Predicted 3D model of a 545-nucleotide part of an RNA (large-subunit ribosomal RNA, domain I) from a Zetaproteobacteria bacterium. The RNAcentral record of the full RNA draws on ENA. Its Rfam family is "Bacterial large subunit ribosomal RNA".
[in-house]
Context: one part of a larger RNA
RNA sequence: GGCCCAUGGUGGAUGCCUUGGCGCUGAGCGGCGAUGAAGGACGUGACUACCUGCGAAAAGUUUCGGGGAGCUGGUUAGUAAGCUUUGAUCCGGAAGUGUCCGAAUGGGGAAACCCGGCUGGUUUUACCAGUCACUCCCACCUGAAUAUAUAGGGUGGGUAGAGCAAACGCGGAGAAUUGAAACAUCUUAGUAUCCGCAGGAAAAGAAAUCUAAAGAGAUUCCGUUAGUAGCGGCGAGCGAACGCGGAACAGCCCAAACCAGAUGGCUUGCCAUCUGGGGUUGUAGGACUGCGAUGUGGUAUGUUGAUGGAUAGUUGAACACUCUGGAAAGUGUGGCCAUAGCGGGUGAUAGCCCCGUAAGCGAAAUUCUGAAACAACCUAGCAGUAUCCUGAGUAGGACGGGGCACGUGAAACCUUGUCUGAACCCGGGGGGACCACCCUCCAAGGCUAAAUACGACUCAGCGACCGAUAGUGAACCAGUACCGUGAGGGAAAGGUGAAAAGCACCCCGAUGAGGGGAGUGAAAUAGACCUGAAACCAUGGGCUU
Numbered sequence: 001g002g003c004c005c006a007u008g009g010u011g012g013a014u015g016c017c018u019u020g021g022c023g024c025u026g027a028g029c030g031g032c033g034a035u036g037a038a039g040g041a042c043g044u045g046a047c048u049a050c051c052u053g054c055g056a057a058a059a060g061u062u063u064c065g066g067g068g069a070g071c072u073g074g075u076u077a078g079u080a081a082g083c084u085u086u087g088a089u090c091c092g093g094a095a096g097u098g099u100c101c102g103a104a105u106g107g108g109g110a111a112a113c114c115c116g117g118c119u120g121g122u123u124u125u126a127c128c129a130g131u132c133a134c135u136c137c138c139a140c141c142u143g144a145a146u147a148u149a150u151a152g153g154g155u156g157g158g159u160a161g162a163g164c165a166a167a168c169g170c171g172g173a174g175a176a177u178u179g180a181a182a183c184a185u186c187u188u189a190g191u192a193u194c195c196g197c198a199g200g201a202a203a204a205g206a207a208a209u210c211u212a213a214a215g216a217g218a219u220u221c222c223g224u225u226a227g228u229a230g231c232g233g234c235g236a237g238c239g240a241a242c243g244c245g246g247a248a249c250a251g252c253c254c255a256a257a258c259c260a261g262a263u264g265g266c267u268u269g270c271c272a273u274c275u276g277g278g279g280u281u282g283u284a285g286g287a288c289u290g291c292g293a294u295g296u297g298g299u300a301u302g303u304u305g306a307u308g309g310a311u312a313g314u315u316g317a318a319c320a321c322u323c324u325g326g327a328a329a330g331u332g333u334g335g336c337c338a339u340a341g342c343g344g345g346u347g348a349u350a351g352c353c354c355c356g357u358a359a360g361c362g363a364a365a366u367u368c369u370g371a372a373a374c375a376a377c378c379u380a381g382c383a384g385u386a387u388c389c390u391g392a393g394u395a396g397g398a399c400g401g402g403g404c405a406c407g408u409g410a411a412a413c414c415u416u417g418u419c420u421g422a423a424c425c426c427g428g429g430g431g432g433a434c435c436a437c438c439c440u441c442c443a444a445g446g447c448u449a450a451a452u453a454c455g456a457c458u459c460a461g462c463g464a465c466c467g468a469u470a471g472u473g474a475a476c477c478a479g480u481a482c483c484g485u486g487a488g489g490g491a492a493a494g495g496u497g498a499a500a501a502g503c504a505c506c507c508c509g510a511u512g513a514g515g516g517g518a519g520u521g522a523a524a525u526a527g528a529c530c531u532g533a534a535a536c537c538a539u540g541g542g543c544u545u
Base pairs, nucleotide, nucleotide: 001544002543003542004541005540006539007538008537009536015530016495017494020466021465022463023462024461025460026459027458028457029455030454031164032163039101040100041099042055043054044053046079047078049075050074051073061095062094063093064092065091066090070083071082072081106115107114108113116132117131118130119129120128121127134161135160136158137157138156139155140154141153142152168199169197170196171195172194173193179186183233209216210215220247221246222245223244224243230238231237251447252446253445254391258277259276260275261274262273263272264271265270266269282425284390285389286388287387288384289383290382291381297378298377299376301375302374303373304372308368309367310366311365313361314360315359319334320333321332323330335352336351337341343355344354345353396420397419398418399417400416401415402414403413406432427442428441429440430439431438482489483488502529505517506516507515508514
């Protein structure tokens, strides 16, 4: 020096654990904000660094309920001072207070700061209360060029708007990587991203729909039709509909003709506007004229608000001994409850020890639901047909685009930037160029619940999900420490024990660190910590060179 064995050190793998995550299901809820939000700054405790709570009334105030013995939040002990059966602490409902910043809104500003005006009060110049942004809407008063007017200005009123928020929704704008084994049409994709707006859902929606000789009867969503018909450098790829089966079902209101009234205009019997009535469709309907009825059916509106729920709670069955052990819930023996043997805790594995669980019960206050009643509102028929009405810069056309599964194609249909431009019920659209016949529907106004989408948040529950290099970045005071001018990036870090019983006292040492005794404990090689692998470092022994 090497190998081996043993004992240690170092190290923190492994096992076990879980306070934290991940995913899903159901129910609730689906907004907050000028009555100042979200988010913060600074304060606030007897002593207080941080977290939590709260706001100069500051770990809290008032009140109404619950509850019933201790309490003055946590890391976290301690001392002091207090509170409490005249019911505290604690839990829930409703109020009060709520500094400063922040849409931030009196003006300014380098957020949490600086500087004001007006009114009122007052302890008299220090303070308190209120108010003062902009835009929009309503009312009124004024009022130019310019006579009436208008623009503009002013005053008063508004719980109007502004900002924030997870996804879902509708609209406006709109890529590229990529695929095509290159690439340009195409694809990725109307995706990502940006902007606007809204709701608890949104959007769509009561046929100018679809079919095919038979008919269906608003919209939305699911399954199927079907990877079919098609589209496509006919490449890559894209990709329906009819029909059928389900979920859910709900239909309505205007404009116009006509009638009446009001106002205004003037050419004095017309026009315009407004209000009320009327009326709302395709086997055409309505106005109009005549006849007939005073009822029937309904509602998505308002008021009251039954019932049931939410926000605290409450009742809640049934076990003893023995053995081992530090400890019994384990062993043995004998019982009991069960509409409760889900789950958790307790010194090892407990239906009967504790919390619970099954099943019942419960609200002063706030709130959701919305049965029923009332109110309000809506709702018919028959016949006639001379006349009138039935949504115009619209339908349609041309050119250029876009959307439709459909890339210009034979390209219908929808939409529209430019230019054009009808008909008027003897009318008009569609049935995939176009024409005829036939069939079908009635555009150019509007509203509409449910079935559907999503989850920031609350509650309940579940998992052949993770178990500390995993699972969220974050189980721990984490979006922290730290890095970056900034946008932004972004960690590491869990475990003594059943209980601190956390090693009194003695000794070595420097009044250390550390150690040796002693003591606690089942265990101290459980002592700053469970277990404690390997690498690595020692000590002792053996063999060997």
Its mean pLDDT, the model's own confidence on a scale to 100, is 86. The source organism's lineage runs through Bacteria, Pseudomonadati, Pseudomonadota and Candidatius Mariprofundia.